The part of an RNA shown here (small-subunit ribosomal RNA, central domain) has 350 nucleotides and comes from an uncultured organism. It matches the Rfam family "Bacterial small subunit ribosomal RNA". Its family is annotated with structural constituent of ribosome and ribosome in the Gene Ontology.
Context: one part of a larger RNA
RNA sequence: UUGGGCGUAAAGGGUCCGUAGGCGGCCGUGUGUGUCGGGUGUGAAAUCCUGCAGCUUAACUGUAGCAUUGCGCUCGAAACUACACGGCUAGAGUAUUGGAGAGGUGAGUGGAAUUCCAGGUGUAGCGGUGAAAUGCGUAGAUAUCUGGAGGAACACCAACGGCGAACGCAGCUCACUGGACAAUGACUGACGCUGAGGGACGAAAGCGUGGGGAGCGAAAGGGAUUAGAUACCCCUGUAGUCCACGCCGUAAACUUUGUGCACUCGCUAUUGGCGGAUUCGACCCCGUCAGUGGCCAAGCUAACGCGAUAAGUGCACCGCCUGAGGACUACGGCCGCAAGGCUAAAACUC
Numbered sequence: 001u002u003g004g005g006c007g008u009a010a011a012g013g014g015u016c017c018g019u020a021g022g023c024g025g026c027c028g029u030g031u032g033u034g035u036c037g038g039g040u041g042u043g044a045a046a047u048c049c050u051g052c053a054g055c056u057u058a059a060c061u062g063u064a065g066c067a068u069u070g071c072g073c074u075c076g077a078a079a080c081u082a083c084a085c086g087g088c089u090a091g092a093g094u095a096u097u098g099g100a101g102a103g104g105u106g107a108g109u110g111g112a113a114u115u116c117c118a119g120g121u122g123u124a125g126c127g128g129u130g131a132a133a134u135g136c137g138u139a140g141a142u143a144u145c146u147g148g149a150g151g152a153a154c155a156c157c158a159a160c161g162g163c164g165a166a167c168g169c170a171g172c173u174c175a176c177u178g179g180a181c182a183a184u185g186a187c188u189g190a191c192g193c194u195g196a197g198g199g200a201c202g203a204a205a206g207c208g209u210g211g212g213g214a215g216c217g218a219a220a221g222g223g224a225u226u227a228g229a230u231a232c233c234c235c236u237g238u239a240g241u242c243c244a245c246g247c248c249g250u251a252a253a254c255u256u257u258g259u260g261c262a263c264u265c266g267c268u269a270u271u272g273g274c275g276g277a278u279u280c281g282a283c284c285c286c287g288u289c290a291g292u293g294g295c296c297a298a299g300c301u302a303a304c305g306c307g308a309u310a311a312g313u314g315c316a317c318c319g320c321c322u323g324a325g326g327a328c329u330a331c332g333g334c335c336g337c338a339a340g341g342c343u344a345a346a347a348c349u350c
Base pairs, nucleotide, nucleotide: 003322004321005320006319007304008303012318014201015200016199017198021194022193023192025088026087027086028085029084030083031082034080035077036076037075038074039073040072041071042070049065050064051063052062053061054060091191092188093187094186095184096183097182098181103177104176105175106174107173108172109171110154115149116148117147118146119145120144121143125136126135162169163168206247207246208245209244210243211242215241216240220236221235222234223233258317259316260315261314262313263312266295267294268293269292270291271290272289273288274287275286276285299306300305323350324349325348332343333342334341335340
């Protein structure tokens, strides 16, 4: 619990799809569901309210009225709402043409670098740090050259850039494939918006089975530092990081800002289109649509700030908050192999 709110004070669901529901463009005709007006019946009494009256007053009581915000029946209105029918094209979708993109999946492939292996040259150091030591090295290391193996990641291009619903996506090529955008205005004719439940997707870590393992590296061991050092630094190093399939379902999943639509001074940068003007020209310039940024008018805001990508002005729908701790907890339920996740209190304290 009327209400007021949700960028940072408590509060936007991680994201999308979508069921029920809620809400819904323009014109016409009809019906009369809601709605509005008239009449009528009912709405017990007491109580409440108003007038008058009775106990000396009051409380109390009596009496008359009002009220009883409601419901039924009936007559009527037709703007809005609803329903039925007909029409429209501005919402939504389709089509055609076109260019942009690390959007997704699969397969193939390239070079640099690290490590390891084999061989050559070569000799006493290398490595590491604040300084050292552990460690590696005369069984020939480090360095350097040649060849080979293997795994992972893709320097420059690279951007204040692009794509994606979000998570996220970057060497190159091919195949398959999703979406957005612009132009045309040909087609459909409100087919729309939101979305409780529900479904799908969902970083990292973690889990299961099988592979793989170069580098890095929780745990672990050692060396230092220190009063100590279960750390920071150094030397090693297992799981993991990688692949396939199956789980998990969380995050500062953040723009800490739900989705959609409409409206509201400007300046500037940039990405992808289209048009105009001009030109040798595809540049510059002007206009316009879609995106990504910066600065600001009005307005908003507790302030900070936001400001056409709104936190301005409105509408529709969903989610959420209601002092701090206890408590992203207990119990119960559902889900999970487990780890745990989701839902979610109370006592008590202040």
The prediction has a mean pLDDT of 88.